[in-house]
């Protein structure tokens, strides 16, 4: 990067540095000098690996978070974007794509 699986309505700071953007992208619509990105510490979670315990038993279920590898820390992935169905002034609901993560492979 790509291709396979899961998961994306939850949770998390009135902390230092830092200085202007910043929420993937398209339209919205917000956030931000009451101070953005980024960094660092804290904290959340619990995909991986770890640990304990059950057992259908070299696997699989529940717990834990003391320990490593991530992730994460405004607003549902903030909403949309293609389809479909209710109703139509507008809007609501379903599934998809796209997207973000983790884990395997290439």
């Nucleotide at each position: 990067c790509u291709c396979u699986u899961a998961u994306c309505u939850g949770g998390a700071g009135c902390g230092g540095c830092g200085g202007a953007g910043g929420g993937a992208c398209u339209g919205g619509c917000c956030c931000u000098g009451u101070g953005a990105a980024g960094c660092c510490c804290g904290g959340c979670a619990a995909c991986c690996a770890g640990u304990a315990a059950u057992c259908u038993a070299u696997g699989a279920u529940u717990a834990c978070a003391u320990u490593g590898g991530u992730g994460c820390u405004a607003a549902u992935u903030c909403c949309u974007g293609c389809a479909g169905a209710g109703u139509u002034a507008a809007u609501u609901c379903u599934g998809a794509a796209a997207g973000a993560u983790a884990a395997g492979a290439g």
SAM riboswitch aptamer (S box leader) from Halonatronum saccharophilum DSM 13868, 106 nucleotides, folded computationally. The prediction has a mean pLDDT of 85. The organism belongs to Halonatronum saccharophilum, within Bacteria.